[in-house]
RNA sequence: AAGCUUCUUCGGGGUUGGGUGCAAUUCCCUUCCGGCGGUACAGCCCGCUAACUGAGCUUACGCUCAGCCGAUUCGGUGAGAUUCCGAAGCCGACGGUAACAGACCGGAUGAGAGAAGAACGGA
Numbered sequence: 001a002a003g004c005u006u007c008u009u010c011g012g013g014g015u016u017g018g019g020u021g022c023a024a025u026u027c028c029c030u031u032c033c034g035g036c037g038g039u040a041c042a043g044c045c046c047g048c049u050a051a052c053u054g055a056g057c058u059u060a061c062g063c064u065c066a067g068c069c070g071a072u073u074c075g076g077u078g079a080g081a082u083u084c085c086g087a088a089g090c091c092g093a094c095g096g097u098a099a100c101a102g103a104c105c106g107g108a109u110g111a112g113a114g115a116a117g118a119a120c121g122g123a
Base pairs, nucleotide, nucleotide: 005119006118007117008116009115010114017029018028019027031103032102033092034091035048036047037046038045043090044089052067053066054065055064056063057062072088073087074086075085076084094106095105096104
């Protein structure tokens, strides 16, 4: 130094203006947002997490496994970019609600992909 183990900290953003209506930040027009790892810098390329569903286990809290899991094209530069630049598009869990929600409220002061650091270790 590598690897292993333990611990600590960090670890998701966003409804503006108008219309209709008894009622909508939920509909319509407009506005806004973009987790983590990989790769030429990525919401829409590959993979992952949360969420949701099912099964098994557990006194219980929960744990494990499986399933599900959205969306992009054209042009330019370049050795190389669905990542940059230009243009035009598209997508978004579950429960709640005076009316259908990516943006409001809630599970969640949670969990987590992971990131940084410390200790251990020892050639």

This is a predicted structure of a 123-nucleotide RNA (FMN riboswitch aptamer (RFN element)). The prediction has a mean pLDDT of 83. Of the family's consensus pairs, 100% are formed in the model. It was read from a public genome assembly, where an Rfam model found it. Rfam family: FMN riboswitch aptamer (RFN element). Rfam's curators write: The RFN element is a highly conserved domain that is found frequently in the 5'-untranslated regions of prokaryotic mRNAs that encode for flavin mononucleotide (FMN) biosynthesis and transport proteins.